[in-house]
RNA sequence: AAAUAUCUUCGGGGUGAGGCGAAAAUCCUCGACCGGCGGUUAAAGCCCGUGAGCGGAGCAAUAGCUCUGCCGAACCGGUGAAAUUCCGGUGCCGACGGUAUAGUCCGGAUGGGAGAAGAUUAUA
Numbered sequence: 001a002a003a004u005a006u007c008u009u010c011g012g013g014g015u016g017a018g019g020c021g022a023a024a025a026u027c028c029u030c031g032a033c034c035g036g037c038g039g040u041u042a043a044a045g046c047c048c049g050u051g052a053g054c055g056g057a058g059c060a061a062u063a064g065c066u067c068u069g070c071c072g073a074a075c076c077g078g079u080g081a082a083a084u085u086c087c088g089g090u091g092c093c094g095a096c097g098g099u100a101u102a103g104u105c106c107g108g109a110u111g112g113g114a115g116a117a118g119a120u121u122a123u124a
Base pairs, nucleotide, nucleotide: 001123005120006119007118008117009116010115015031016030017029018028019027032104033103034094035093036050037049038048039047045092046091053070054069055068056067057066058065059064074090075089076088077087078086096107097106098105
């Protein structure tokens, strides 16, 4: 100096009113709110990638590993060396199961995880 090692901790949020109806925070009307992680000469839900989720195959054998497929959405103007990331405007998107059809309710989940921070040290 410091791991492709070991350990510890952390690691997602969010709806009011009215209507119809036997029943709706799910439908209709008018509004509201939320946005994981890494990157990107300039800061991102919608640029690139990724996690989670839904599958397939194989290995293993008690729920683990590897590979692989699917997986949503943005434009215009301004400033500037540089911004689909800032400012202004107008829009759009949102897993699975349950239930009267859900980004916001309940559940798997006191779970998992992209990763982040720190400590110790091999070794040189």
This is a predicted structure of a 124-nucleotide RNA (FMN riboswitch aptamer (RFN element)) from a Candidatus Zixiibacteriota bacterium. NCBI's taxonomy places the organism under Bacteria, Pseudomonadati, Candidatus Zixiibacteriota. Its Rfam family is "FMN riboswitch aptamer (RFN element)". Rfam describes the family as follows. The RFN element is a highly conserved domain that is found frequently in the 5'-untranslated regions of prokaryotic mRNAs that encode for flavin mononucleotide (FMN) biosynthesis and transport proteins. Of the family's consensus pairs, 100% are formed in the model. The coordinates come from a structure-prediction model, not an experiment, and the mean pLDDT is 82.